[in-house]
RNA sequence: GGUCGGGUAGCUCAGUUGGCAGAGCGUCCGCCUGAAAAGCGGAAGGUCACCGGAUCGACGCCGGUCCCGACCACCA
Numbered sequence: 001g002g003u004c005g006g007g008u009a010g011c012u013c014a015g016u017u018g019g020c021a022g023a024g025c026g027u028c029c030g031c032c033u034g035a036a037a038a039g040c041g042g043a044a045g046g047u048c049a050c051c052g053g054a055u056c057g058a059c060g061c062c063g064g065u066c067c068c069g070a071c072c073a074c075c076a
Base pairs, nucleotide, nucleotide: 001072002071003070004069005068006067007066010025011024012023013022019056027043028042029041030040031039049065050064051063052062053061
C1' cells in the first nucleotide's frame, strides 16, 4: 500500500426492507430482610467513530477520513 471484518449506553454486544435506538452486566433508587446476599420493580445513562452527499426521513444507502483486527503484497 491492497482486500476483508469491526467502531451503537461505563463494559460485552444486538438492531434493519430506511420510519420510536435496545438487551445482558454494571450504577442509582425502591420492595423484600433484624441486617446483608439473592430475588423483584423502577430510573439514569447514547453527537450510533468523524465529515459531506442523495432522501420527506439515515445506526442502516453513496463518497471521503480516522481508529482496531485478520490476511496479502512491497522496502531494507

Background:
Transfer RNA from Acidimicrobiales bacterium AG-410-I20, 76 nucleotides, folded computationally. The coordinates come from a structure-prediction model, not an experiment, and the mean pLDDT is 83. RNAcentral records the identical sequence in 13 taxa. The sequence is in RNAcentral, with records from ENA and MGnify. It matches the Rfam family "tRNA". Rfam classes the family as a transfer RNA.